[in-house]
Background
Predicted 3D model of a 387-nucleotide part of an RNA (large-subunit ribosomal RNA, domain III) from secondary endosymbiont of Bactericera cockerelli. RNAcentral holds the full RNA, with entries from ENA and SILVA. It matches the Rfam family "Bacterial large subunit ribosomal RNA". The coordinates come from a structure-prediction model, not an experiment, and the mean pLDDT is 85.
Context: one part of a larger RNA
RNA sequence: AAGUAACGAUAAAGCGGGUGAAAUCCCCGCUCGCCGGAAGACCAAGGAUUCCUGUUCAACGUUAAUCGGAGCAGGGUAAGUCGACCCCUAAGAUGAGGCCGAAAGGCGUAGUCGAUGGAAAACAGGUUAAUAUUCCUGUACUUAAAGUGACUGCGAAGGGGGGACGGAGAAAGCUAGGUUCGCCGGGCGACGGUUGUCCCGGUUUAAGCGUAAAGGUGGAAAGAGCAGGAAAAUCCACUCUUUUAUAACACUGAGGCGCAAUGACGAGCAGCUAAGGUUGCGAAGGAAUUGAUGCUAGGCUUCCAAGAAAAGCCUCUAAGCUCCAGGUCACAUUAAAUCGUACCCCAAACCGACACAGGUGGUCAGGUAGAGAAUACUAAGGCGCUU
Numbered sequence: 001a002a003g004u005a006a007c008g009a010u011a012a013a014g015c016g017g018g019u020g021a022a023a024u025c026c027c028c029g030c031u032c033g034c035c036g037g038a039a040g041a042c043c044a045a046g047g048a049u050u051c052c053u054g055u056u057c058a059a060c061g062u063u064a065a066u067c068g069g070a071g072c073a074g075g076g077u078a079a080g081u082c083g084a085c086c087c088c089u090a091a092g093a094u095g096a097g098g099c100c101g102a103a104a105g106g107c108g109u110a111g112u113c114g115a116u117g118g119a120a121a122a123c124a125g126g127u128u129a130a131u132a133u134u135c136c137u138g139u140a141c142u143u144a145a146a147g148u149g150a151c152u153g154c155g156a157a158g159g160g161g162g163g164a165c166g167g168a169g170a171a172a173g174c175u176a177g178g179u180u181c182g183c184c185g186g187g188c189g190a191c192g193g194u195u196g197u198c199c200c201g202g203u204u205u206a207a208g209c210g211u212a213a214a215g216g217u218g219g220a221a222a223g224a225g226c227a228g229g230a231a232a233a234u235c236c237a238c239u240c241u242u243u244u245a246u247a248a249c250a251c252u253g254a255g256g257c258g259c260a261a262u263g264a265c266g267a268g269c270a271g272c273u274a275a276g277g278u279u280g281c282g283a284a285g286g287a288a289u290u291g292a293u294g295c296u297a298g299g300c301u302u303c304c305a306a307g308a309a310a311a312g313c314c315u316c317u318a319a320g321c322u323c324c325a326g327g328u329c330a331c332a333u334u335a336a337a338u339c340g341u342a343c344c345c346c347a348a349a350c351c352g353a354c355a356c357a358g359g360u361g362g363u364c365a366g367g368u369a370g371a372g373a374a375u376a377c378u379a380a381g382g383c384g385c386u387u
Stems, first nucleotide, its partner, number of pairs: 013031006032384004040364004046344002050342001051075006060068002080141002082340003087118002092113003098107003122139005142336004147331006153321002158316004166303004172296003177290005182203006188196001204264002208259004215252004219244007228236002265285001268281005304307001350359002366378004
């Protein structure tokens, strides 16, 4: 220079009360404004206590601060079913033997690892200052073990089936959700009107079990043969015969209805209150319409560039076992360990040296107008962007 530039989106504040040494900024109330395919809610990654409570204001916060993601202290993360681990494999890694190479080492079979994929099972309500599909209440389900009973050809690291898959398109059946009517509870106007075709609020309930079913797929059943499936096979494939085919049968399958629920929740009412809450009681709880990008659907149609694997699962036999063991069904019993779980998550908590107008994968998707996830206004909810 200079008490100058700047104080990081022009979404916005005003009033009253409280606390306090002190209030533009903190807390409470009323009004105003902003977002609302987000500036709301929930996860993954990443962070690692930032979460909650008490207390403090030196430093940090672009101002002040009684406030804070700041300092100090204490508290907080509860699982058979959510996720991981475990079982399975992909790209890839590693690699007994093996091949190659002055050495180091390179390649690679079997195998072993390796999720971003496959594979058993839980929902509703309540509760904390802070956790909840984890605690509590109610109602469920899965797998394994040993036991009892009944029936009985069981047996694999092998065979077969299945798992099991691309793009695009179209229509149908549904539901979530919405809206309206009905029903239940309340209201009748501080200014003209408002007992009415008026106004306000509520009308919610799962998994599971049972029932039946829109739809989808396969022709199906029996007998015989059998050179294929590296051995075997009653399994699969193939061949023949018979019966049957608008069907039956088998597999699959959203949604509906009933139970779950004489429960829970529920507008509101009442008691107590440290005014934050807490305890008790509790009405109605139906129908119509609209309707998804969700489900049936891993479906159907169509196209060419022809669109993972393995295990779990079902089945077949080999060696073997054959009073046994093993298998199937039912019942009751026991077990289900370990790790994660707070909080932020389009952000002041992650990546950007910062409380940085940048960047960051997935899920949910109310109302009015609209073709619409555009746009405008708005609900729930959240904010007014630290001078």